RNA sequence: GUGCCUGUAGCUCAGCUGGAUAGAGUGACAGACUCCGACUCUGUAGGUCGAAGGUUCGAAUCCUUUCAGGCACG
Numbered sequence: 001g002u003g004c005c006u007g008u009a010g011c012u013c014a015g016c017u018g019g020a021u022a023g024a025g026u027g028a029c030a031g032a033c034u035c036c037g038a039c040u041c042u043g044u045a046g047g048u049c050g051a052a053g054g055u056u057c058g059a060a061u062c063c064u065u066u067c068a069g070g071c072a073c074g
Stems, first nucleotide, its partner, number of pairs: 001073007010026004019057001028044005050066005
């Protein structure tokens, strides 16, 4: 330099044939339980889906550029 893959909650990831409130587990906080904790159960908060632009009635999803990480080739 070229090609490919990954980037979504604090962490690990699902969702990627466009469809309407963006989810799960774990963690955090609160409550129940307990003499107090742990476990268990219930609830709450937490995200401009790496960034910018475009297409569309509608984009995490499609297109372009770009950033970071990884792999292969040269």
Molecule: transfer RNA
Organism: Clostridia bacterium